[in-house]
Predicted 3D model of a 75-nucleotide RNA (transfer RNA) from a Bacteroidota bacterium. RNAcentral holds the sequence, with entries from ENA. The prediction has a mean pLDDT of 80. Lineage of the source: Bacteria > Pseudomonadati > Bacteroidota.

RNA sequence: GCCGCCGUAGUUCAGUCGGAUAAGAGCGCCGGUCUACGAAUCCGGAGGUCGGAGGUUCGAGUCCUCCCGGCGGCA
Repeated sequence: GCCGCCGUAGUUCAGUCGGAUAAGAGCGCCGGUCUACGAAUCCGGAGGUCGGAGGUUCGAGUCCUCCCGGCGGCA
């Protein structure tokens, strides 16, 4: 330099053929329950504008372009 894959909550991930008002799960965190206290269990809650910027579309996490970051392959 070229090619491919990945980037979604603190973290690990899901998200089908683009479908609306409303992006979910596990773990973690906070509160409660329980306990002599803690852990575990059970119940409830907070936390995201989906790496950034444009574009297409009635509608984008999803499609297109450029950029940033990570991993791999080729030279």